[in-house]
RNA sequence: CCGUGCUAGGCGGGGAGGUAGCGGUGCCCUGCACCCGCAAUCCGCUCUAGCGGGGCCGAAUUCCCGUCCGAGGGGUUCGGUCUUCGGGGCCAGUACGCCGGACAGAGGCGUCGAUGGCCGGGUCCCGCGCGGUGAGCGCUCGCGAACCAGGUCAGAUCCGGGAGGAAGCAGCCUUAAGCGGAUCCGCUCAUGCGCCGCGGAUCAGCCUGGCCGGAGCCGACGACCGGCGGGCACGCCCGAAGCCCGGCUUCGACGGCGGGUGCACGG
Numbered sequence: 001c002c003g004u005g006c007u008a009g010g011c012g013g014g015g016a017g018g019u020a021g022c023g024g025u026g027c028c029c030u031g032c033a034c035c036c037g038c039a040a041u042c043c044g045c046u047c048u049a050g051c052g053g054g055g056c057c058g059a060a061u062u063c064c065c066g067u068c069c070g071a072g073g074g075g076u077u078c079g080g081u082c083u084u085c086g087g088g089g090c091c092a093g094u095a096c097g098c099c100g101g102a103c104a105g106a107g108g109c110g111u112c113g114a115u116g117g118c119c120g121g122g123u124c125c126c127g128c129g130c131g132g133u134g135a136g137c138g139c140u141c142g143c144g145a146a147c148c149a150g151g152u153c154a155g156a157u158c159c160g161g162g163a164g165g166a167a168g169c170a171g172c173c174u175u176a177a178g179c180g181g182a183u184c185c186g187c188u189c190a191u192g193c194g195c196c197g198c199g200g201a202u203c204a205g206c207c208u209g210g211c212c213g214g215a216g217c218c219g220a221c222g223a224c225c226g227g228c229g230g231g232c233a234c235g236c237c238c239g240a241a242g243c244c245c246g247g248c249u250u251c252g253a254c255g256g257c258g259g260g261u262g263c264a265c266g267g
Base pairs, nucleotide, nucleotide: 001267002266003265004264005263006262009057010056011055012030013029014028015027020046021045022044023043024042034054035053036052037051038050063260064259065258066257067256068255072251073250074249075248076247078246079245080244082242083241084240085239086238087237088236091235093234094233096229097228098227099226100225101224103222107218108217109216116212117211118210119209120208121207122206123205125200126199127198128197129196130194131193132191133190134189135188136187137186138185140181141180142179143178149174150173151172152171157166158165159164
């Protein structure tokens, strides 16, 4: 070195989760890799690895170690885009409101007289007065007191020798409170009343009549500029959550490269 038979070993690995920890079943990645049984409030194990049974390969394309690459997964009070939500109003860009300016002018009014000027009236508010209306009181008329209102008081009573006197019921007359009528007049109060009067305030604006004078006046829609404002619809600022992308970190399949690993017999 070649051949035969064996042995170690291999016939998938990894991530997250779960677990005291490890492996497996289940999920995901890789990509093709023997079969059967077992297993999530699970199965097996106790230190390098599923357990039990069977089969195949076997010292190298296949086993072991190192290194590179890096699919994919995990972590991250890291960064970014987008979306959603909460808050803010110090920013004031868009939008909104107000004011001013310039442009453009649809249309309308105007020699049956525009803008403007002069004279007058009205329109709003306050006070007072007058009038109207209503209520009450007075005035006026009537009624109106068994005794406790007045006058006159028959009879009767009392005092007195008498003259006479006292109190006083009924009757008659009168009146108070009160009740009722009338409502002309007076007073007081009120007034969602008035082609009413006087004064004040305003005397700006608007409406309107007359006169002067003689040619302008108003202005929709649109677009621009400037100033001011408040507000939170958007922007902006602060915070939270989510998807995705990226950074850092961690594990890392497949794959590349390098190295390592037997025993027996025969030639």
This is a predicted structure of a 267-nucleotide RNA (Bacterial large signal recognition particle RNA) from a Thermoleophilaceae bacterium. The organism belongs to Thermoleophilaceae, within Bacteria. The same sequence occurs in records of 2 taxa. Its mean pLDDT, the model's own confidence on a scale to 100, is 76. Its Rfam family is "Bacterial large signal recognition particle RNA". Clan: SRP clan. The family's RNA type in Rfam is non-coding RNA gene. Its family is annotated with SRP-dependent cotranslational protein targeting to membrane, signal sequence recognition and signal recognition particle, plasma membrane targeting in the Gene Ontology. From the family's description: The signal recognition particle (SRP) is a universally conserved ribonucleoprotein involved in the co-translational targeting of proteins to membranes. RNAcentral holds the sequence, with entries from ENA and MGnify. A source record names the gene ffs.